The RNA shown here (Bacterial RNase P class A) has 362 nucleotides and comes from an SAR116 cluster bacterium. The sequence was found by an Rfam model in a public genome assembly. Its Rfam family is "Bacterial RNase P class A". It is annotated as a ribozyme. Rfam describes the family as follows. Ribonuclease P (RNase P) is a ubiquitous endoribonuclease, found in archaea, bacteria and eukarya as well as chloroplasts and mitochondria. Of the family's consensus pairs, 92% are formed in the model. NCBI's taxonomy places the organism under Bacteria, Pseudomonadati, Pseudomonadota, Alphaproteobacteria, Puniceispirillales (SeqCode).
[in-house]
RNA sequence: UCAGAUGGUCGGAUGGUCGCUGUUUCGGCAGAGGAAAGUCCGGGCUCUAGAAAACUACGGUGCCGGAUAACGUCCGGCGAGGGUGACCUCAGGGAAAGUGCCACAGAAAACAAACCGCCGUUUUUAUAAUGGUAAGGGUGAAACGGUGCGGUAAGAGCGCACCGCGAUCUCGGUAACGAGAUUGGCAGGGUAAACCCCACCGAGAGCAAGACCAGAUAGGAACAUAUUGCCAUUUGGCAAAGGGUGGUUUUCCCCUAUGUUCGGGUAGGUCGCUUGAGGCGUAAGGUAACUUGCGUCCCAGAUGAAUGGCCAUCCUGCCGCAUCGCGGCAGACAGAACCCGGCUUAUAGACCAUCUGGCCUG
Numbered sequence: 001u002c003a004g005a006u007g008g009u010c011g012g013a014u015g016g017u018c019g020c021u022g023u024u025u026c027g028g029c030a031g032a033g034g035a036a037a038g039u040c041c042g043g044g045c046u047c048u049a050g051a052a053a054a055c056u057a058c059g060g061u062g063c064c065g066g067a068u069a070a071c072g073u074c075c076g077g078c079g080a081g082g083g084u085g086a087c088c089u090c091a092g093g094g095a096a097a098g099u100g101c102c103a104c105a106g107a108a109a110a111c112a113a114a115c116c117g118c119c120g121u122u123u124u125u126a127u128a129a130u131g132g133u134a135a136g137g138g139u140g141a142a143a144c145g146g147u148g149c150g151g152u153a154a155g156a157g158c159g160c161a162c163c164g165c166g167a168u169c170u171c172g173g174u175a176a177c178g179a180g181a182u183u184g185g186c187a188g189g190g191u192a193a194a195c196c197c198c199a200c201c202g203a204g205a206g207c208a209a210g211a212c213c214a215g216a217u218a219g220g221a222a223c224a225u226a227u228u229g230c231c232a233u234u235u236g237g238c239a240a241a242g243g244g245u246g247g248u249u250u251u252c253c254c255c256u257a258u259g260u261u262c263g264g265g266u267a268g269g270u271c272g273c274u275u276g277a278g279g280c281g282u283a284a285g286g287u288a289a290c291u292u293g294c295g296u297c298c299c300a301g302a303u304g305a306a307u308g309g310c311c312a313u314c315c316u317g318c319c320g321c322a323u324c325g326c327g328g329c330a331g332a333c334a335g336a337a338c339c340c341g342g343c344u345u346a347u348a349g350a351c352c353a354u355c356u357g358g359c360c361u362g
Stems, first nucleotide, its partner, number of pairs: 001358010012314007020031004033333001037344002040342005045206004050252007058202005063077005078092001079090004093197002098195002100191003115137002117133006145163006164186001165184008210271004220262006227240005241256004278297008315331007
């Protein structure tokens, strides 16, 4: 100096004036994001008679170890693949439990196989027949290990060396896994974001949840199903029976009047509603995610929907010029609605830190 990789910050600021919402000690204070988007995960919270155990249906996750309230998230590591590299990606358990699929081409695509070729024999140089072969060539994404040497009629793990594969053992590591030694001529192709098997996890609905106040209508109509016994004799209590969780069984618990259709009234107000698994700073622990302690701060709560308009100055980028200033233009994606932790998507431009590669110079 050029190109690249990873992580992060900002994405407008200040003053004046007018206006809006919340709050107020009436002085004042605060007021739309890094994604508020998507509604893809996980929760907090609220409500619903269900709860536990076993089996199972459905759905989700899937290497190992950690973090977290939890997760399909995050951190660290292992393995595989890509890249010169910094780094990036992985829907990463099981193919020897079973089933399915691997089109076309090819001799043959799971227990196979001979198209061309090579070698031998028969009468023969050819041709034909027959036997051996799978090293060479062809087809294909993939052809029952690879390279080399020897051997053979020609070949072949037929034999040998190395690599690979299997078995046993040792060492390192919490583990995934890695390394080594010995041994055996020795490999049951791929595919599970195909069905499946294995391990683990999982109620539903959602702030339009839900609670309260006020008020009004018609304490409306019709249909269907539902049980008995005992005590008390006014309500009611007990037992049996029936019903209640995605399904079944057992135990505990709850209910005994529910269900369906038609019709009418209300649609108002208050709460929920923002103090939190909270932010910031700092110390310690940890490779890190993160945890703990101390200090400090209160940072929107609207309800047809506030958080804004105007002026001036500054900032950033581009262009032009009479050049160190002036003028013009532009400033992305985009607006809270119960809250929080993530993931994904959109984003003009500016900046910071670390690392990798090339070139030049010293």